This is a predicted structure of a 342-nucleotide part of an RNA (large-subunit ribosomal RNA, domain IV) from Fusobacterium sp. PH5-29. The coordinates come from a structure-prediction model, not an experiment, and the mean pLDDT is 86.

Context: one part of a larger RNA
């Protein structure tokens, strides 16, 4: 110098992207513990004490000796000595320090998200992704549907619709609004369109002829399309302009275009908000970040869930207390190593 330990006045996060990293709590008993909540939690919340040795004693349980009594013995009863154990009460002692070393949560308020325990990118991501139970569509009547196989056969299942298999959604609580015009499933069969085939007017080539080859109209002729219906927890999709109230301002109304149909509820500058560090409020001396609100949603939105939600997170975000070499801004010291010299 690099590593990796240990101490540090005064301060005490000013360090920084961020308290990252260290420091700090830390066992056991006691007391005592809130908001909130799904009544089970939260919770070891939080906050306080106490702990080590000697000495005397109580308390309560465990073992049970000698001796007592019946007794021929055996044995029973009684008896309670010592030893051990848990509490516990007085009193002393020593140290800075009694869980004396080592091992052993740091708490707390607020917010997103994801319910939760789980899974995950072997060797850059453990997350909010993935799963999940519960939700709901949907196919499937069994020699099921679906999967694999050329096939037989195999899974499904030695099951049987309270079963299977597919998509979405994700506990739980209130809820899930409008549109069927496009597209997509499903349902209809009158007509239209239509292949192959059927049909075979009519015709062409050749031939003496019979005939042989060949084009070939009309009709006729399955799904499918076209059509006619339904169907959104199927793919989706849910407007514009103008004018109006007795101060202004805003528009409850009112007219017009346009559309399948104009975005309910409910949330909202949001993991979503461009502008934009909105605006106000709050927190701080001071706050592009938080948190509460407003609403002017560039582009929230209802199972591609939509709003809350106790619990839960090695999540993510903001702040507090504690703590402390992270810093102010630095210094000693301890080991390993480089390097020097020998």
């Nucleotide at each position: 110098c690099u590593c990796u330990c240990g101490u540090u006045a005064a301060g005490g996060a000013a360090c920084u992207c961020u308290g990252c990293a260290a420091a700090a709590u830390g066992g056991c008993c006691c007391c005592g513990u809130a908001a909130c909540u799904u009544c089970g939690g939260g919770a070891g919340a939080a906050g306080g004490g106490g702990u080590g040795c000697c000495u005397a004693g109580g308390a309560u349980g465990g073992u049970g000796a000698a001796g007592u009594a019946u007794c021929u013995a055996c044995a029973u009863a009684u008896g309670g000595a010592g030893c051990g154990a848990u509490c516990u009460u007085a009193g002393g002692c020593c140290g800075c320090a009694g869980u004396g070393a080592a091992g052993a949560g740091g708490c707390u308020c607020a917010a997103g998200c994801a319910a939760c325990u789980g899974u995950u990118u072997a060797a850059c991501a453990a997350a909010a992704a993935c799963a999940c139970a519960g939700g709901u569509c949907u196919a499937u009547g069994c020699g099921a549907a679906g999967c694999u196989g050329u096939a037989a056969g195999g899974c499904g299942a030695a099951g049987u619709a309270u079963a299977u298999g597919g998509g979405c959604u994700g506990a739980c609580a209130c809820c899930u609004g409008c549109c069927c015009a496009g597209u997509g499933c499903c349902g209809g069969a009158a007509g239209g369109u239509u292949a192959a085939g059927a049909g075979g007017a009519g015709g062409a080539g050749u031939g003496a002829g019979a005939g042989c080859u060949c084009c070939g109209a009309a009709u006729u002729g399955a799904a499918g399309c076209c059509c006619c219906g339904g169907u959104g927890a199927a793919c989706g999709g849910c407007g514009g302009c103008c004018g109006u109230a007795a101060c202004u301002a805003u528009a409850a109304c009112g007219g017009u275009c346009c559309u399948a149909a104009g975005g309910u509820a409910g949330c909202g500058a949001a993991a979503u908000u461009c502008c934009u560090u909105g605006u106000c409020g709050g927190g701080u001396a001071a706050g592009u970040u938080c948190c509460g609100a407003c609403c002017u949603g560039c582009a929230c939105g209802a199972a591609u869930g939509g709003u809350g939600u106790a619990a839960u997170g090695a999540u993510u975000u903001g702040a507090g207390c504690g703590c402390u070499g992270u810093c102010u801004u630095g210094a000693c010291g301890g080991g390993a190593g480089g390097c020097c010299u020998g």